Molecule: Bacterial large signal recognition particle RNA
Organism: Fidelibacterota bacterium
RNA sequence: CCGUACUGGAUGGGGAGGUAGCGGUGCCCUGUACCUGCAACCCGCUAUAGCAGGAUCGAUCCCAACCGGAGGCAGGUGCUGAAAUAUUUUCCUUUGGGUACGAAGUGUUGACUUUUCAAACCAUCGCAAUCGGAUCGAUAGUAACCCCGUCAGGCCCGGAAGGGAGCAGCGGUACCUGUUGGAUUCGAUGUGCCGGUGGCCCCUUGGAAACGAGCUUACGACCGGAAGGAAACUGUUUCCCAGACCUGUCGAAGUGCGGUGUACGG
Numbered sequence: 001c002c003g004u005a006c007u008g009g010a011u012g013g014g015g016a017g018g019u020a021g022c023g024g025u026g027c028c029c030u031g032u033a034c035c036u037g038c039a040a041c042c043c044g045c046u047a048u049a050g051c052a053g054g055a056u057c058g059a060u061c062c063c064a065a066c067c068g069g070a071g072g073c074a075g076g077u078g079c080u081g082a083a084a085u086a087u088u089u090u091c092c093u094u095u096g097g098g099u100a101c102g103a104a105g106u107g108u109u110g111a112c113u114u115u116u117c118a119a120a121c122c123a124u125c126g127c128a129a130u131c132g133g134a135u136c137g138a139u140a141g142u143a144a145c146c147c148c149g150u151c152a153g154g155c156c157c158g159g160a161a162g163g164g165a166g167c168a169g170c171g172g173u174a175c176c177u178g179u180u181g182g183a184u185u186c187g188a189u190g191u192g193c194c195g196g197u198g199g200c201c202c203c204u205u206g207g208a209a210a211c212g213a214g215c216u217u218a219c220g221a222c223c224g225g226a227a228g229g230a231a232a233c234u235g236u237u238u239c240c241c242a243g244a245c246c247u248g249u250c251g252a253a254g255u256g257c258g259g260u261g262u263a264c265g266g
Base pairs, nucleotide, nucleotide: 001266002265003264004263005262006261009057010056011055012030013029014028015027020046021045022044023043024042034054035053036052037051038050062259063258067254071250072249073248074247075246076245077244079243080242081241082238083237084236085235086234088232089231090230091229092228093227094226095225097223098222099221101220102219103217104216105215106214113210114209115208116207117206118205119204121199122198123197124196125195126194127192128191129189130188131187132186133185134184135183136182137180138179139178140177141176147172148171149170150169155164156163157162
């Protein structure tokens, strides 16, 4: 150095969490490295820290340290995103005020303004109308009796002739009621092509006179406000969320290095 047969050992590891502590099942990371049973209200152990049973490999396996740094956990930093907010600037929409450049209309057949008269408007009085009431008129109805006239029957008086009172009926009349139109009168009023008087700063309409060139609209434009919305810059706040960075901690894979048993034979 090689071969053969064994053995040590290995057949994943880590993080958080849980636990008095250790490991496991479960979750996460790494990446490939046996199987069965038990197990989060847990299962099994005790610093020699899973328990029970079975299987494979066979020292290029395996073990330790350095390097390495996937990933996790804790804390910190408003550093970025994010959220909220403030100021400023710009833009858009809407809205109230003003100016009167443009535009439109109108104006020497006279703008604006002034004076005057009247209208309109208001009040009041009157007239008319309408409605209602009263009086008078016309007409119709209307009195068992206590209104009039005439009074059948019946009743009374009379010897008779006749007479009497008088109900009903009939005809009228009064009180009263209805209808109707005319006249007179009283009252009322959301009536009126009416009249009188007065009022009316002004507003509106018309006439007359004076003056002599603008006046009106606020559609576009402009000025300066208000409200709402959008965008951007800057600032402030906030570790709730995500990322980044810093510190600490645990830490897999992996490179290289180091160590590495027994027996036999060649």